[in-house]
RNA sequence: GCCCCCGUAGCUCAGCAGGAUAGAGCGACGGUUUCCUAAACCGCAGGUCGUGAGUUCGAAUCUCGCCGGGGGCA
Numbered sequence: 001g002c003c004c005c006c007g008u009a010g011c012u013c014a015g016c017a018g019g020a021u022a023g024a025g026c027g028a029c030g031g032u033u034u035c036c037u038a039a040a041c042c043g044c045a046g047g048u049c050g051u052g053a054g055u056u057c058g059a060a061u062c063u064c065g066c067c068g069g070g071g072g073c074a
Stems, first nucleotide, its partner, number of pairs: 001073007010026004019057001029043004050066005
């Protein structure tokens, strides 16, 4: 330098043949229970979907640039 994959909640990820209010588990926080803690159960908050632009009535999803991570070739 070229090619491929990945980037979504604090963490691990799903959703990605465009359309429903963007989800799960774990974690955080509050509560019940307990002498206390843990476990269990209940509740609640948390996201400009890496970033900028384009296409479209509509983009997490398609296209392009850039940034970051991983891999391959030279």